Notes: This is a predicted structure of a 74-nucleotide RNA (transfer RNA) from Candidatus Caldarchaeum subterraneum.
[in-house]
RNA sequence: GGGGCUGUGGUCUAGCCCGGUAGGAUUCCGUCCUCACGCGACGGAGGUCCCCGGUUCAAAUCCGGGCAGCCCCA
Numbered sequence: 001g002g003g004g005c006u007g008u009g010g011u012c013u014a015g016c017c018c019g020g021u022a023g024g025a026u027u028c029c030g031u032c033c034u035c036a037c038g039c040g041a042c043g044g045a046g047g048u049c050c051c052c053g054g055u056u057c058a059a060a061u062c063c064g065g066g067c068a069g070c071c072c073c074a
Base pairs, nucleotide, nucleotide: 001073002072003071004070005069006068007067010026011025012024013023020057027045028044029043030042031041032040050066051065052064053063054062
């Protein structure tokens, strides 16, 4: 220098192909339960979906350009 894959709450991850409310687990907080802790039940908090731009009524998803990580070729 060229190519491929990946990037989503604190952490792990689904959704992306084929555009239509951002979902689950865990963590944290509260309530119930318990003599108490833990377990369990219920509720809540927590996201510029890596960044910028474009297309569209509508973009995590499609398109273009970047950034970062991993791998391959030279």

It matches the Rfam family "tRNA". Gene Ontology term of the family: triplet codon-amino acid adaptor activity. The family's RNA type in Rfam is transfer RNA.
The coordinates come from a structure-prediction model, not an experiment, and the mean pLDDT is 85.